Context: one part of a larger RNA
RNA sequence: UUGGGCGUAAAGCGUAUGUAGGUGGCCUUAUAAGUCAGGUGUGAAAGCCCCGGGCUCAACCCGGGAAGUGCAUUUGAUACUGUUUGGCUUGAGUACUGAAGGGGAUAGUGGAAUUCCAGGUGUAGUGGUGAAAUACGUAGAUAUCUGGAGGAACACCGGUGGCGAAGGCGGCUAUCUGGUCGAGUACUGACACUGAGAUACGUAAAGCGUGGGGAUCAAACAGGAUUAGAUACCCUGGUAGUCCACGCUGUAAACGAUGGGUACUUGGUGUUGGAGGUAUUGACCCAUUCAGUGCCGAAGCUAACGCGUUAAGUACCCCGCCUGGGGAGUACGGCCGCAAGGUUUAAACUC
Numbered sequence: 001u002u003g004g005g006c007g008u009a010a011a012g013c014g015u016a017u018g019u020a021g022g023u024g025g026c027c028u029u030a031u032a033a034g035u036c037a038g039g040u041g042u043g044a045a046a047g048c049c050c051c052g053g054g055c056u057c058a059a060c061c062c063g064g065g066a067a068g069u070g071c072a073u074u075u076g077a078u079a080c081u082g083u084u085u086g087g088c089u090u091g092a093g094u095a096c097u098g099a100a101g102g103g104g105a106u107a108g109u110g111g112a113a114u115u116c117c118a119g120g121u122g123u124a125g126u127g128g129u130g131a132a133a134u135a136c137g138u139a140g141a142u143a144u145c146u147g148g149a150g151g152a153a154c155a156c157c158g159g160u161g162g163c164g165a166a167g168g169c170g171g172c173u174a175u176c177u178g179g180u181c182g183a184g185u186a187c188u189g190a191c192a193c194u195g196a197g198a199u200a201c202g203u204a205a206a207g208c209g210u211g212g213g214g215a216u217c218a219a220a221c222a223g224g225a226u227u228a229g230a231u232a233c234c235c236u237g238g239u240a241g242u243c244c245a246c247g248c249u250g251u252a253a254a255c256g257a258u259g260g261g262u263a264c265u266u267g268g269u270g271u272u273g274g275a276g277g278u279a280u281u282g283a284c285c286c287a288u289u290c291a292g293u294g295c296c297g298a299a300g301c302u303a304a305c306g307c308g309u310u311a312a313g314u315a316c317c318c319c320g321c322c323u324g325g326g327g328a329g330u331a332c333g334g335c336c337g338c339a340a341g342g343u344u345u346a347a348a349c350u351c
Base pairs, nucleotide, nucleotide: 004322005321006320007305008304012319014201015200016199017198021194022193023192025088026087027086030083031082033081034080035077036076037075038074039073040072041071042070049065050064051063052062053061054060091191092188093187094186095185096184097182098181099180103177104176105175106174107173108172109171110154115149116148117147118146119145120144121143125136126135162169163168207248208247209246210245211244212243217241221237222236223235224234259318260317261316262315263314264313267296268295269294270293271292272291273290274289275288276286277285300307301306324351325350326349333344334343335342336341
């Protein structure tokens, strides 16, 4: 190279946008580059293969032929691919119209609860545990009532329900703003798919820098228990952090452990958002239909588990990745980072 794979055995980049490249709808004109057919030249000899001959046979040797899948040139063919001419509307997109939504950003605002502060009532315990103790409390705690401060999170609704490319997004109001879906008209006329590099996001957490903020919870730390010990699990405290702004970091079991696109292939039953129909006007209902989101399952696939129109089925296009375990996602080097570290990524050796 041919070939085999990637849900769980090794293997889908965390996600998107998009450059080069690869691939690409229907009809038509030309061309003849690819492709196909024929001719000519060449493709040394020897060897291989076939026929015949010479050494007593054979090996070996000699003669002739074929082959030499290739290259060049020339004459044709035009279905397909390429290039080219003109057109089309089904792919893709634009406008109009209707709809749903925790999609994003900024500002404001609400109630419950925890903690703290002040005051009232009130008296001896409270708290915590398997049991205790540390701890708090006669300087009046816990409990209860009133007022205040401050920070963080938004009960019920809430739902295998919605939105987003992913990370993710949930009190309420306003402003700005992205995407999606349905119905039918009009328009553009292949404008498409994928995507090495690249760029952007990555508001999971943790971590870092500067400045704020600090209620709760809580690494580290202190104390009390437990225990043979207990640098833990349990308890009482408690600092970074948890929150905000700006800037970094760029990783996760970043998971559906399942890359993206298109087409095709029995069904049943929920649910969300539209469209339509009948009947009614009240929810509701269904020969229906489009877009999501679940469950069960024909065929088929799978090592099995399972998947099954949201495929892991049947095919095509493009990208990424895998090749025994350990060494090792390490060393060295490069690039990035303030650092922590990230990314790219071996070998010796060993089983």
This is a predicted structure of a 351-nucleotide part of an RNA (small-subunit ribosomal RNA, central domain) from an uncultured bacterium. The prediction has a mean pLDDT of 85. The full RNA is in RNAcentral, with records from ENA, Greengenes and SILVA.